[in-house]
RNA sequence: GAGGCGGGUCGGACGGUCGCCCCUUUCGGGGAGGAAAGUCCGAGCACCCAGGGCGAGGCACUCGUCAAUAGCGAGGCCGCGGGCCGGCGACGGCCCGUGGACGGACAGUGUCACAGAAACUACACCGCCGCGUCCUCGGACGCGGCAAGGGUGAAAAAGUGCGGCAAGAGCGCACUAUCGCCGGUGGUGACACCGGCGAUGGAUAAACCCUGCCCGGUGCAAGACCAAUAUGAGAACCGGACUGGCCCGGUCCAUUCAAGUUCUCGGGUAGGUCGCUCGAGACAUGCGGGCAACCGCAUGCCCAGAUAAAUGACCGUCACCCGGCUUGCCGGAAACAGAACUCGGCUUACAGACCCGCCUCCGCU
RNA sequence: GCCGCCUUAGCUCAGUUGGUAGAGCAACGCUUUUGUAAAGCGAAGGUCCUCGGUUCGAAUCCGAGAGGCGGCU
Numbered sequence: 001g002a003g004g005c006g007g008g009u010c011g012g013a014c015g016g017u018c019g020c021c022c023c024u025u026u027c028g029g030g031g032a033g034g035a036a037a038g039u040c041c042g043a044g045c046a047c048c049c050a051g052g053g054c055g056a057g058g059c060a061c062u063c064g065u066c067a068a069u070a071g072c073g074a075g076g077c078c079g080c081g082g083g084c085c086g087g088c089g090a091c092g093g094c095c096c097g098u099g100g101a102c103g104g105a106c107a108g109u110g111u112c113a114c115a116g117a118a119a120c121u122a123c124a125c126c127g128c129c130g131c132g133u134c135c136u137c138g139g140a141c142g143c144g145g146c147a148a149g150g151g152u153g154a155a156a157a158a159g160u161g162c163g164g165c166a167a168g169a170g171c172g173c174a175c176u177a178u179c180g181c182c183g184g185u186g187g188u189g190a191c192a193c194c195g196g197c198g199a200u201g202g203a204u205a206a207a208c209c210c211u212g213c214c215c216g217g218u219g220c221a222a223g224a225c226c227a228a229u230a231u232g233a234g235a236a237c238c239g240g241a242c243u244g245g246c247c248c249g250g251u252c253c254a255u256u257c258a259a260g261u262u263c264u265c266g267g268g269u270a271g272g273u274c275g276c277u278c279g280a281g282a283c284a285u286g287c288g289g290g291c292a293a294c295c296g297c298a299u300g301c302c303c304a305g306a307u308a309a310a311u312g313a314c315c316g317u318c319a320c321c322c323g324g325c326u327u328g329c330c331g332g333a334a335a336c337a338g339a340a341c342u343c344g345g346c347u348u349a350c351a352g353a354c355c356c357g358c359c360u361c362c363g364c365u
Numbered sequence: 366g367c368c369g370c371c372u373u374a375g376c377u378c379a380g381u382u383g384g385u386a387g388a389g390c391a392a393c394g395c396u397u398u399u400g401u402a403a404a405g406c407g408a409a410g411g412u413c414c415u416c417g418g419u420u421c422g423a424a425u426c427c428g429a430g431a432g433g434c435g436g437c438u
Base pairs, nucleotide, nucleotide: 001361002360003359004358005357006356007355008354009353010352012318013317014316015315016314017313018312020031021030022029023028033336037347038346040345041344042343043342044341045219046218047217048216057214058213059212060211061075062074063073064072065071076102077100078099079098080097081096082095083094084093085092086091103210104209108208109207110204111203112202125150126149127146128145129144130143131142132141133140134139135138158176159175160174161173162172163171177200178199179198180197181196182195183194184193185192186191223274224273225272226271232265233264234263235262236261237260239253240252241251242250243249281301283300284299285298286297287296288295289294321332322331323330324329325328366437367436368435369434370433371432372431375390376389377388378387384421393407394406395405396404414430415429416428417427418426
């Protein structure tokens, strides 16, 4: 210098003109994101139901952090890869990197296909050894012993070394691994270390299940208020025309409780208002506590609230990337994506720039 | 905006205590027929939406993502 991997920060800056949404008496002020996304967790808030339990669901090493969480931080233990060291060996120790949905398989049940002799208190195919019979003299058959070696499988009833034996085997001894119990030391704890005693086959709980803890349901289309038209209930008033100056009366028509008018009340559609953005507040600066996540204090700040939905367009200067050449100019490119009740996380998408760490290659000293 | 469901052969669908995936129709070949259809026989056809994990082993269990469908004023 080039390339790759991992982590973190940012997601062009400033100014002008016109336009849109919100707040404000005016002047004026504010106007998308790191993910606004997926809706995967956890809450606030609102309404409904409520006396408790079972069931269903969720979580699961420890300690801390947070309003809470399956988030985050630190630690423990285990696995994988690489390097170094020790041991005859099984194996152990240290360092670096990386991953872990990491309670329980001594409560019980289920499953373990195919292959293989045998797959759950399993088993003898090849094989090894002893005895007997036959015989072509090193094989065949039969009866026993064995589980070391081969072979099957994802997994075969611990492993290494030495002894032992007819052959063998935890059969015996020493060690190694794993597990359990007891005692001690350190640690808040998970756990670690030391000593003693004992045992030796599993896997699967992201199978049922057991243990411990959490948990009522529905989601702002929750919900509250006002309310046109139409409609339901109730109350009050009231027949129409002709005759006639008017009333009573008379004649004709209609009608037995409707229709109409007015008022009151109820539910409530369209529509409107609230919920709605000042909050477990963000950001900045300073101080303090903590390894860290994070927390506390002080000062400054107010930072979108639309409802078919505003957040846009153009111009100028500068910065980044790419391509040209007249070497300081010209042209081009610029991702993922867009609030809708609000927060805290997680996950997913993403051009480019900057910073940090590691690896590989090339060049120079 | 919120909630729920589905994705398996060309199409429509099965597939449960996890053991290596099927049915019907379509398409292909053969038989039958003068020829076609129907019928009979046969063979083929699969990244079980994608990726990762658990497990000896995943269509199935778990997580993340993609696509599609439905309900709520």

The prediction has a mean pLDDT of 77. Two RNAs folded together computationally: RNase P RNA and transfer RNA, 438 nucleotides in total. Rfam match: Bacterial RNase P class A. By type it is a ribozyme. Its family is annotated with tRNA processing, dimeric ribonuclease P complex and ribonuclease P activity in the Gene Ontology.